Large-subunit ribosomal RNA, domain II from a Thermoplasmatota archaeon, 712 nucleotides, folded computationally. The organism belongs to Thermoplasmatota, within Archaea. The coordinates come from a structure-prediction model, not an experiment, and the mean pLDDT is 82. The full RNA is in RNAcentral, with records from ENA. It matches the Rfam family "Bacterial large subunit ribosomal RNA".

Context: one part of a larger RNA
RNA sequence: GCCAGGGAGUUUCGUUCAACGGUGAGGUUAAGUGGUUUACCCACGAAGCCGAAGGGAAACCGAUUGCCCGCAGUUUACGAGGGGCAGGGUGUGCUCGCCCGGAAUCGUUGGAGGAAGACCCGAAGCCCGUCGAUCUAUGCCUGGGCAGGAUGAAGCCUGAGGAAACUCGGGUGGAGGUCCGAACCGGUGUUGAUGUGCAAAUCACUCGGAUGACCUGGGUAUAGGGGUGAAAGGCCAAUCUAGGCGGGAAAUAGCUGGUUCCUCCCGAAAUAUCUCGCAGGAUAGCCUCAGGGGAGAUGAUUCGUGCUGUAGAGCACCAUAUGGAUAUUUAGGGGUAGAAAUACCUCGGUGUCCUAAUGAACUCCGAAUGUGCGAAUGUCGAAGAUCCUGGGAGUGAGGGCAUCUGGCGUAAGGUUGGUGUCCGAAAGGGGAACAACCCGGCCCGGCGUUAAGGUCCCUAAGUGUCAGCUAAGUGUGAAAGUCAAAAAGGGUCUAUGGUCUAAGACAACUGGAAGGUGGGCUUAGAAGCAGCCAUCCUUCAAAGAGUUCGUAACAGAUCACUAGUCGAGAUCAUAGGCAUUGAAAAUGGACGGGGCUAAGUUGACCACCGAUACAUCGGAUAUUCGCAAGAAUAUAUGGUAGGGAGGUGUCGUGCGUGGGUAGAAGUAGGGCCGUGAGGUCCUGUGGACCGCGUUCGAAUAAGAAUCCUGGU
Repeated sequence: GCCAGGGAGUUUCGUUCAACGGUGAGGUUAAGUGGUUUACCCACGAAGCCGAAGGGAAACCGAUUGCCCGCAGUUUACGAGGGGCAGGGUGUGCUCGCCCGGAAUCGUUGGAGGAAGACCCGAAGCCCGUCGAUCUAUGCCUGGGCAGGAUGAAGCCUGAGGAAACUCGGGUGGAGGUCCGAACCGGUGUUGAUGUGCAAAUCACUCGGAUGACCUGGGUAUAGGGGUGAAAGGCCAAUCUAGGCGGGAAAUAGCUGGUUCCUCCCGAAAUAUCUCGCAGGAUAGCCUCAGGGGAGAUGAUUCGUGCUGUAGAGCACCAUAUGGAUAUUUAGGGGUAGAAAUACCUCGGUGUCCUAAUGAACUCCGAAUGUGCGAAUGUCGAAGAUCCUGGGAGUGAGGGCAUCUGGCGUAAGGUUGGUGUCCGAAAGGGGAACAACCCGGCCCGGCGUUAAGGUCCCUAAGUGUCAGCUAAGUGUGAAAGUCAAAAAGGGUCUAUGGUCUAAGACAACUGGAAGGUGGGCUUAGAAGCAGCCAUCCUUCAAAGAGUUCGUAACAGAUCACUAGUCGAGAUCAUAGGCAUUGAAAAUGGACGGGGCUAAGUUGACCACCGAUACAUCGGAUAUUCGCAAGAAUAUAUGGUAGGGAGGUGUCGUGCGUGGGUAGAAGUAGGGCCGUGAGGUCCUGUGGACCGCGUUCGAAUAAGAAUCCUGGU
């Protein structure tokens, strides 16, 4: 892992609600007693409890059948229930509060909440008692152990020196938490081996101490908030920041996991307020079920009539702010003149004018929207809406997208708001794949038509039609989301406008491109062409006091300008389409792939494919009517949490009724029926019990819980 078996909303008490039953202004017994066919049951038993009156803090006081409307129904007036007015009780109140024209109580079953272990499993912890110092920590008592080698303290002897104190030498001696190094004790490094080990701490090499605060046997003492500790929170029997074991005990867990058959109907929330509240709750909101009631309700659109101060805009106020003009003020700073008084200039302040702005907390203005009321249309509603009352919930971690070019943020699949939508709780088709993007809301079966999106092959359907563009494999990518920008260019196409042009444009080719003059100045020189100034006149078809190259300066070449040849458009600007460059990431590589010059792209058009959509046929269920058989018409039948309804199976029980050695249960394989849980039949095996209907009652359904036990 798999298989089998086990495995989780139970029971008691009191509360509340519903259904059903008994009795009913009453209902009911408890303990107990008697009987008995003795866990049962029958009878008695009124103590007690609930109800029959409320209001008031209390003292205390203490409640009706008068009128009207009206649903169902009978038929135009009655009218159970229902509603309104009046009346009554009480309190402090004839504008207020509560209450009043009798329905309760006992039981059974079910829903829910409370107290209990309270659906099951799961802590770390807290407390009480008890057992441990054969491990280990430390003390005490009594024993034991330490090869060999080295060093050579004091003291003593002796020699020498000295007046002495004492000093020096030679011996002897054998001190030391002395040295080297076995036993013994330890455990430094290899961060070696091992790491389902030889071993729940070992092995190898290396290393520290080794006469001492040394090592060690036996005995003995200290005990759990306690011991012991040369102190590491170390150790106290493989257990220690409070030992082990038993008990309180099923501690508690707002947290995690799990929670067992079927079908049908409806179907959420992730918001608000409060909260030692933020992983939880309470109340409201949103869901469901039952009852009541009996006629309107209204999210949508349009119109009419009101409200508004946002987007935008503006500077008239407020705040901030640009440049200038002019007038005024001189208190103040700087400067000029002067001996000073003072005068003048400038900076500055204030007013007016011109100019040019910014603003969530500015507004002289001002939309779209939004919203109040009314009407019309639409939709829902006697198959009973909106509404009222009560039972049961779940939810109170939301998320994406579009939009408000909302707020914050460089930004984000970011965060925080409003509106809408979808996912959540939604299947199907498309998007290669892909919760929320596009189409579209799945009861079952058949047959068609379309949507989004597609139609060369993979792959259903066009190698479709007409007219363009692109040459880059650009592209073949709707977006989310797989991006690309500024910038650049005789790539190419289109549109618009200007200028020139048969009195011949543009390009090309063949000629001319002159004279005054080498203009003046400057300069070594300056002659069209280093630089400065000026830039005229003449002849001409035309020719600048010169466009570029060139020279030391000239020369020379060339251009503007002009003639000829040629013969039809040329040129400039602006705008747009499709392409190009700009363009760099780590395995080789992605338009889904193949591939494609259309099978790319733009415009127009026609076919076809394509879904659980739509249409149609048949069936099931729901709804209404009906006793039923059945009928009817408009519709409905996705669904998590969750509410409601009806069923299946297992075990037992009372009553009824059956089967079985001519083969029960169980078991293997198969057939049939039922929407399903399931039921039934046949054959084999098996060898003795087992069903069906109905009532009641449950230790009642397994795939999951790192579930438990066993097997494999």